Transfer RNA from an SAR324 cluster bacterium, 77 nucleotides, folded computationally. Rfam family: tRNA. It is annotated as a transfer RNA. Rfam links the family to the GO term triplet codon-amino acid adaptor activity. It was read from a public genome assembly. Taxonomically the source falls in SAR324 cluster (Bacteria, delta/epsilon subdivisions, Deltaproteobacteria).

RNA sequence: GGAGUUGUAGUUAAGUUGGUUAUAACGCUGGCCUGUCACGCCGGAGGCCGCGGGUUCGAGUCCCGUCAACUCCGCCA
Numbered sequence: 001g002g003a004g005u006u007g008u009a010g011u012u013a014a015g016u017u018g019g020u021u022a023u024a025a026c027g028c029u030g031g032c033c034u035g036u037c038a039c040g041c042c043g044g045a046g047g048c049c050g051c052g053g054g055u056u057c058g059a060g061u062c063c064c065g066u067c068a069a070c071u072c073c074g075c076c077a
Base pairs, nucleotide, nucleotide: 001073002072003071004070005069006068007067010026011025012024013023019057028044029043030042031041032040050066051065052064053063054062
């Protein structure tokens, strides 16, 4: 330098043919329960879907550019 994969909540992941409210678990947090802790039960907060554009009535999803991590190939040494 070329090709490919991945990027979604603090963490790990799901997300169907583009469709109106982005989901789960763990973690965090309020309450209940308990002699206390843990477990369990009922709630809550937490997201610019890597970033910037484009297409569309509508984009996590499609297109372009770009950044980062990883894999393969090539070049130099």